RNA sequence: GUUUGACAAAGGCACACCUGACGAAAGCCAGGGUCGCAAAGUUUCCGGUCUACGGGCAUAGCCUAGGACAGCGGGGCCGCCAAA
Numbered sequence: 001g002u003u004u005g006a007c008a009a010a011g012g013c014a015c016a017c018c019u020g021a022c023g024a025a026a027g028c029c030a031g032g033g034u035c036g037c038a039a040a041g042u043u044u045c046c047g048g049u050c051u052a053c054g055g056g057c058a059u060a061g062c063c064u065a066g067g068a069c070a071g072c073g074g075g076g077c078c079g080c081c082a083a084a
């Protein structure tokens, strides 16, 4: 440096749900929690999904991302331990 990931070791993250803060919402932050994760570290570059304040329209509603999801998939960057 490359490949691989075990019932090893040292550690890490934290679904649902609950409490509180923020947000129009999706969602996010803190604490608890522990479904799972070898990149469940990071990045919206590509696809996808969610939301629709504002804006638009043919206005019981529909459309729209500049909002959101990296624990939906792919790509980029970076990284612990072990084995070969």
Stems, first nucleotide, its partner, number of pairs: 002084004012037002017032004022027001035071001041077003045074003048069003054064004
A computed fold for an 84-nucleotide RNA from a Gammaproteobacteria bacterium, annotated as c-di-GMP-I riboswitch aptamer. The coordinates come from a structure-prediction model, not an experiment, and the mean pLDDT is 87. Its Rfam family is "c-di-GMP-I riboswitch aptamer". Rfam's curators write: GEMM was predicted in a large-scale screen for bacterial structured RNA regulatory elements. The sequence was found by an Rfam model in a public genome assembly. The organism belongs to Gammaproteobacteria, within Bacteria.